[in-house]
RNA sequence: UCUCAGACUUGAGGCGGAGUGAAAUUCUCCACCGGCGGUAUAGUCCGCAAACGCCGCAAAUAUUGCUGCGGCGCCGACGGGGCGCAAUUCCCCGACCGACGGUAUAGUCCGGAUGGGAAGGUUGAGG
Repeated sequence: UCUCAGACUUGAGGCGGAGUGAAAUUCUCCACCGGCGGUAUAGUCCGCAAACGCCGCAAAUAUUGCUGCGGCGCCGACGGGGCGCAAUUCCCCGACCGACGGUAUAGUCCGGAUGGGAAGGUUGAGG
């Protein structure tokens, strides 16, 4: 450094104040948060995961649905200036984005989820 193995381990943060209202952590004003790998240090680049949609298979079933596995699809948002060999990653300034279901309209509440997972680590074996 690579490969393989495991009842191994880790693996997401954030609504505080004011206003309106019968009712809002959901609206308005201010505030706050940023998964994993890559790369000059990244929510906005490149890639990935989750979520969501469709299809197939399995189990089950009167049927549908649910569940599990697999495949395909879908998947948000950045500019200016500075330093530098190198930065949409650092510094300064100003912006922008955020699944599904519930509920007064939700990135921040509740729920699926004691779930799933990119991936990181560890132990052992082998090259």
The prediction has a mean pLDDT of 82. The RNA shown here (FMN riboswitch aptamer (RFN element)) has 127 nucleotides. It was read from a public genome assembly, where an Rfam model found it. It matches the Rfam family "FMN riboswitch aptamer (RFN element)". Gene Ontology term of the family: FMN binding.